[in-house]
RNA sequence: GGGUCGGUAGCUCAGUCGGUAGAGCACCUGGCUUUUAACCAGGUGGUCAUGGGUUCGAUCCCCAUCCGGCUCA
Numbered sequence: 001g002g003g004u005c006g007g008u009a010g011c012u013c014a015g016u017c018g019g020u021a022g023a024g025c026a027c028c029u030g031g032c033u034u035u036u037a038a039c040c041a042g043g044u045g046g047u048c049a050u051g052g053g054u055u056c057g058a059u060c061c062c063c064a065u066c067c068g069g070c071u072c073a
Base pairs, nucleotide, nucleotide: 001072002071003070004069005068006067007066010025011024012023013022019056027043028042029041030040031039049065050064051063052062053061
């Protein structure tokens, strides 16, 4: 340098044949408990890697760039 897969919450990951983004763990609050832990209920948290394009509308489609894995040379 070419090819290919990926980048979504603090972490691990889902998601969508284009229609206002979710789970588990973690964190916060309350309940229970002598207390902690466990358990139960509720809650906070995301410019969906960046920039542009298509579209009434983009996490999703197209292009470029950045970062990481694998692979070829």
The RNA shown here (transfer RNA) has 73 nucleotides and comes from an SAR324 cluster bacterium. NCBI's taxonomy places the organism under Bacteria, delta/epsilon subdivisions, Deltaproteobacteria, SAR324 cluster. Its Rfam family is "tRNA". The family's RNA type in Rfam is transfer RNA. Rfam links the family to the GO term triplet codon-amino acid adaptor activity.